[in-house]
Context: one part of a larger RNA
RNA sequence: UGACGGAAGGGCACCACCAGGAGUGGAGCCUGCGGCUUAAUUUGACUCAACACGGGAAAACUCACCCGGCCCGGACACCGUCAGGAUUGACAGCUCGAGAGCGCUUUCUCGAUUCGGUGGUUGGUGGUGCAUGGCCGUUCUUAGUUGGUGGAGUGAUUUGUCUGGUUAAUUCCGAUAACGAACGAGACUCUGGCCUAUUAAAUAGUCCGACGGUUCACGCUGGCCGUCGCCGACUUCUUAGAGGGACUGGUGGCGUUCAGCCACACGAAAGUGAGCAAUAACAGGUCUGUGAUGCCCUUAGAUGUUCGGGGCCGCACGCGCGCUACACUGAAUGAAUCAGCGUGUGUCUACCCUGGUCGGGAACGACCGGGUAACCCGUUGAACCUCAUUCGUGCUAGGGAUUGGGGAUUGCAAUUGUUCCCCAUGAACGAGGAAUUCCCAGUAAGCGCGAGUCAUAAGCUCGCGUUGAUUACGUCCCUGCCCUUUGUACA
Numbered sequence: 001u002g003a004c005g006g007a008a009g010g011g012c013a014c015c016a017c018c019a020g021g022a023g024u025g026g027a028g029c030c031u032g033c034g035g036c037u038u039a040a041u042u043u044g045a046c047u048c049a050a051c052a053c054g055g056g057a058a059a060a061c062u063c064a065c066c067c068g069g070c071c072c073g074g075a076c077a078c079c080g081u082c083a084g085g086a087u088u089g090a091c092a093g094c095u096c097g098a099g100a101g102c103g104c105u106u107u108c109u110c111g112a113u114u115c116g117g118u119g120g121u122u123g124g125u126g127g128u129g130c131a132u133g134g135c136c137g138u139u140c141u142u143a144g145u146u147g148g149u150g151g152a153g154u155g156a157u158u159u160g161u162c163u164g165g166u167u168a169a170u171u172c173c174g175a176u177a178a179c180g181a182a183c184g185a186g187a188c189u190c191u192g193g194c195c196u197a198u199u200a201a202a203u204a205g206u207c208c209g210a211c212g213g214u215u216c217a218c219g220c221u222g223g224c225c226g227u228c229g230c231c232g233a234c235u236u237c238u239u240a241g242a243g244g245g246a247c248u249g250g251u252g253g254c255g256u257u258c259a260g261c262c263a264c265a266c267g268a269a270a271g272u273g274a275g276c277a278a279u280a281a282c283a284g285g286u287c288u289g290u291g292a293u294g295c296c297c298u299u300a301g302a303u304g305u306u307c308g309g310g311g312c313c314g315c316a317c318g319c320g321c322g323c324u325a326c327a328c329u330g331a332a333u334g335a336a337u338c339a340g341c342g343u344g345u346g347u348c349u350a351c352c353c354u355g356g357u358c359g360g361g362a363a364c365g366a367c368c369g370g371g372u373a374a375c376c377c378g379u380u381g382a383a384c385c386u387c388a389u390u391c392g393u394g395c396u397a398g399g400g401a402u403u404g405g406g407g408a409u410u411g412c413a414a415u416u417g418u419u420c421c422c423c424a425u426g427a428a429c430g431a432g433g434a435a436u437u438c439c440c441a442g443u444a445a446g447c448g449c450g451a452g453u454c455a456u457a458a459g460c461u462c463g464c465g466u467u468g469a470u471u472a473c474g475u476c477c478c479u480g481c482c483c484u485u486u487g488u489a490c491a
Stems, first nucleotide, its partner, number of pairs: 001491001006486008016475002020439005027324003031320004035315002043054002065310005071304001076119005086113001089108002092105003123298002126296003132292001134286003137282003144183003148179002150159003162174001164173002188275003194244002198241004204235004208229008250264005326432001330391006344376001352371008398429001403424006445467008
């Protein structure tokens, strides 16, 4: 000095509590991990900081694992063999899983590319993340970290970096043997909300005009819908550039009348949400991201590579993330009615988004099209919600596991059932013990949609909108973190 531990005092945090909400833990199923089993069930990771994580939804490939079969993609050097041939390839039959001349029988073919040996390369999802780089995670979402000059001390060191007030903040005010600085915080970047001000728009619209249809007080009067405006107007709505706008600005309280805090008014907004993120560390994860990489192992009966099949999916069991439910605030049927993020025909690259018509109960199929996209899908007519009817508290018309039969689609291939559709079957589950997770505003929760993965394809993840609460706006009691003081042991 302070990794750490004891004590005291402050401060902070929904990875803490309080007040609550939704749950999870119980059931069925999905999925990850362990265990068991297995030829193999490849493997990493195991408190927070492993376990719907490896962007890990594996039928082949992937693939590393298991059972088998080819191949050399054994550079280069040296020494052999060798043109009287080093060697290469192969029909058919047997063999084999195989239309592998892999081996065997049989013979042809090739022509210095090879073959044998030694050294040595190369390859390796082989080992070592406790040899490493890089990247990531975490300590650690808090406010922390460090020189220079000066002061104190023999020195390590300390002061600066603080009694107090204040802040989300080592943020400021102030105090002051310190003064003046740097990193971090903040500022910044993206995003959300406002603009009748500006720039514009046949890839966005509105108004106006003409025509047609429909409805009504049957009248070119009004409402609604559709089509056209090669030269009608405009930018409110839509899009997006440049800008503006909020700064605690105004008022009133509290406060050293400082820093600031609270309330009100004005206002679109008086705390939008994220990203980035210091110093010092961890023997945290990754050699299975890499043609990053040391060393070791292996290197032709291969741990290289490829082909065929299997496995990663196996099931007495334990744990974790989830989905569906247990119904009437509901289920079923019909009607009505509204979104926002996206994406879309590919270098290699095979696989795109889909409208209309017809067939079919449906999944799906056939035929015509549009779209490389503000142009087409598409006004994305989404779901919950709303309205009407039926059901009527009964393991029930709640629930939809399990299983049988049939039909499609993707793919070379679907058996261990890819996925989807139809019919039938109709299990547990009557709100979940001890425990425990997440969370404060357009948030939780309900609801669907898009993207990633994708030939097939979401119970996952990342985004998006729609409906939209209850309860705090506090505390240090539990769990932790930071600072100060103290005491001594210890590195």

The part of an RNA shown here (small-subunit ribosomal RNA, 3' major domain) has 491 nucleotides and comes from Tubulanidae sp. MCZ IZ 45651. Its Rfam family is "Eukaryotic small subunit ribosomal RNA". Gene Ontology terms of the family: structural constituent of ribosome and ribosome. RNAcentral holds the full RNA, with entries from ENA and SILVA.